[in-house]
RNA sequence: UGUUUAUCAAGAAAGGUGGAGGGAUUAGGCCCUAUGAAACCUUGGCAACCAACUAAAAGCUACGCCUUGAGCGUGGUUGGAAAACCGGUGCUAAAUCCUAUCAUGCUUUGGCAUGGAAAGAUAAGUA
Numbered sequence: 001u002g003u004u005u006a007u008c009a010a011g012a013a014a015g016g017u018g019g020a021g022g023g024a025u026u027a028g029g030c031c032c033u034a035u036g037a038a039a040c041c042u043u044g045g046c047a048a049c050c051a052a053c054u055a056a057a058a059g060c061u062a063c064g065c066c067u068u069g070a071g072c073g074u075g076g077u078u079g080g081a082a083a084a085c086c087g088g089u090g091c092u093a094a095a096u097c098c099u100a101u102c103a104u105g106c107u108u109u110g111g112c113a114u115g116g117a118a119a120g121a122u123a124a125g126u127a
Base pairs, nucleotide, nucleotide: 001127002126003125004124005123006122007121008120013043014042015041016040017039021032022031023030026100027099028098029097044092045091046090048089049088050087058078059077060076061075062074063073064072065071066069096119101116102115103114104113105112106111
C1' cells in the first nucleotide's frame, strides 16, 4: 500500500508549547475556535478489537465407585462472563456532525421514514 472480516446513534480530562485554523475527500449545510484551532509533549480517562487470565452451562475423554443408570466423583481437554487485572493499538465536541447514491413505503409532490450501497475510521488476519 492492497485485500478479507467485524464494529461504528454509547463512553471519555487537565496542563505545557504553538499561534489560525478545524470538523477525511468533492459539493451544499451546520457547528467548534483569541474564553486559543491544527500539530507536538506530559499526566489522566474511555473501552471497539487483539493478547493474557478465567466462573458457570455444555461437548469430548481417562480412571475410580456400585444402585448398571439419561448415574456419581476426580483429573485432562474444548468452551466461555457486562467479573478481576493489566498489556498492544486506538479513541478522548456534535450519529462516521447532517445530506448526496440505490430500493421500498408514505405524501399536502416541498419532502419524510426505513433498509442497503459507496466512501471513511478502528481492530485483527493476509499478500